[in-house]
This is a predicted structure of a 122-nucleotide RNA (SAM riboswitch aptamer (S box leader)) from Pseudalkalibacillus salsuginis.
The organism belongs to Pseudalkalibacillus, within Bacteria.

RNA sequence: UUCUUAUCCAGAGAGGCGGAGGGACUGGCCCUUUGAUGCCCGGCAACCAUCGAAUCAAUCAAUCGAUUGAAGAGAACGGUGCCAAUUCCUGUAGGAUGGUCAAACAUCCUAGAAGAUGAGAG
Numbered sequence: 001u002u003c004u005u006a007u008c009c010a011g012a013g014a015g016g017c018g019g020a021g022g023g024a025c026u027g028g029c030c031c032u033u034u035g036a037u038g039c040c041c042g043g044c045a046a047c048c049a050u051c052g053a054a055u056c057a058a059u060c061a062a063u064c065g066a067u068u069g070a071a072g073a074g075a076a077c078g079g080u081g082c083c084a085a086u087u088c089c090u091g092u093a094g095g096a097u098g099g100u101c102a103a104a105c106a107u108c109c110u111a112g113a114a115g116a117u118g119a120g121a122g
Base pairs, nucleotide, nucleotide: 001122002121003120004119005118006117007116008115013041015040016039017038021031022030023029025091027089028088042083043082044081047079048078050075051074055070056069057068058067059066060065087114092111093110094109095108096107097106098105
């Protein structure tokens, strides 16, 4: 840096350092010196890895049970990730309702784009 695939309306500190910007991009709208972004500690979750209860099946044994396979409640020591706002909203297409002479426009729904993260491949 490219491709494939899964997920993205839940969750996470009134701690320490440090000092001005930050929320990917567009347009909005926000957060910030009552100190942001960042780093450390702490925490959340459970994608990968690991362990693994119930249960089911097969075989052996046949009172108790054993082995193998499936399954996966749960755990969280390892690899990542995450900890303002739904991925903060939005950006393309279609639709519903309202609105208009017709448009514009408003609200909502569906699909997609873009982005983020994991896992796999190049």